[in-house]
Context: one part of a larger RNA
């Protein structure tokens, strides 16, 4: 607990698409539900309020009356909200013309590097360290040359630079696919925006089944260091690290910032379209739309900063927080082969 908050003090769900629901652009006309309003009725008595009375007074007690609000019936009003019907084009969605892109999926292809193998020169070392050693090597290592294999990863370009809703995505080329942006303003004519529940996607480790294994490498084994060294270093290494088809569903899934929208002061850089002036063109200097930085103003901020990509103004919708530790445990449940995830407490203590 009808408060006040979520960039770092608790707290924005990893993303995204949608169901209920909740919120909605202009203009003019009807209803009149909600909203206002008149009026009837009721809202027992006692009781409280306000006047007056009665016991000497008070309390006590008697009698009169009154509001307001709240239900229900009835009349009115149309500004705004709602209902059903008419138009609109600025919102959103088509179309047409263009255009950038490591978006996504599948197929081919391709050098450099590593490690292994064969062969060929060549002899005593290589390797590794802070200094060694274990380890390789006269059964020819290490070095060089030739040739074959294999597997993963794509140097330079290459950028606070591109794309995608996030997770992410980068050699080259074909094919098949999604989105975005510009320009025009021909079409629909509110079709919008959130979104509980739900769906789907989702690094890295993990898990299952078959494949495959160059490199790196948890475990592991050895050398060293060290009082110890279940370690830092070194020498091997197995799962795993690719591939395929399934599970899992989590991360400091981060901008630690949710989504959509409209206002609000510049300045300088990048990247896509379009465009003026100028030009034989292109550049050079403007101007519009979208992205991405960096600095900054009002303004917010507890400071730190934020600052047209806002953390300023403002509206609508959603998820979350409510003192530390106990505990993201227990315990139910529900997913999952497992590992585990989801959801999630209390005692107790400070």
């Nucleotide at each position: 607990u009808u408060g006040g908050g979520c960039g770092u003090a608790a707290a924005g769900a990893g993303u995204c698409c949608g169901u209920a629901g909740g919120u909605g652009g202009c203009u003019g006309a009807u209803c009149a539900a909600g909203u206002c309003u008149g009026c009837u009725g009721u809202u027992a008595a006692a009781g409280a309020g306000c006047g007056a009375g009665g016991c000497u007074u008070a309390a006590c007690u008697u009698c009169g009356u009154c509001a307001a609000a709240g239900c229900a019936g009835u009349g009115g009003a149309a500004a705004c909200u709602g209902a059903a019907g008419a138009g609109c084009u600025a919102g959103a969605g088509u179309g047409u013309a263009g255009u950038a892109g490591g978006g996504g999926c599948a197929g081919a292809g391709g050098g450099a590097a590593u490690u292994c193998c064969u062969g060929g020169u060549g002899u005593a070392g290589c390797g590794g360290u802070g200094a060694a050693a274990u380890g390789c090597g006269u059964a020819g290592a290490g070095a060089u040359c030739a040739g074959g294999a294999a597997g993963a990863a794509c140097a330079c370009c290459g950028g606070u630079g591109g794309c995608g809703a996030a997770a992410g995505c980068g050699c080259u080329c074909u094919g098949c696919u999604g989105g975005g942006c510009u320009a025009c303003a021909a079409c629909u004519g509110a079709c919008a925006c959130u979104g509980a529940g739900g769906g789907a996607c989702g690094a890295a480790a993990g898990c299952u089944a078959g494949g495959g294994g160059a490199g790196c490498g948890a475990a592991u084994g050895g050398g060293a260091u060290u009082a110890g060294a279940u370690a830092c270093c070194c020498c091997a290494g197995u799962a795993g690290u690719c591939c395929u088809a399934g599970c899992g569903g989590u991360a400091a899934a981060c901008g630690a910032u949710g989504g959509a929208a409209a206002c609000u002061a510049g300045g300088u850089g990048u990247g896509g379209c379009c465009u003026g002036u100028a030009u034989c063109g292109a550049c050079c200097c403007g101007g519009g739309c979208c992205g991405u930085g960096c600095c900054g103003g009002a303004g917010c901020u507890a400071a730190c900063g934020c600052g047209u990509u806002a953390a300023g103004u403002u509206u609508c919708c959603c998820g979350c927080c409510u003192g530390g530790g106990g505990a993201g445990u227990a315990c139910g449940c529900a997913c999952g082969c497992a590992a585990g995830u989801g959801u999630g407490a209390a005692a107790c203590u400070c």

This is a predicted structure of a 350-nucleotide part of an RNA (small-subunit ribosomal RNA, central domain) from an uncultured prokaryote. Its Rfam family is "Bacterial small subunit ribosomal RNA". Rfam links the family to the GO terms structural constituent of ribosome and ribosome. The full RNA is in RNAcentral, with records from ENA. Its mean pLDDT, the model's own confidence on a scale to 100, is 86.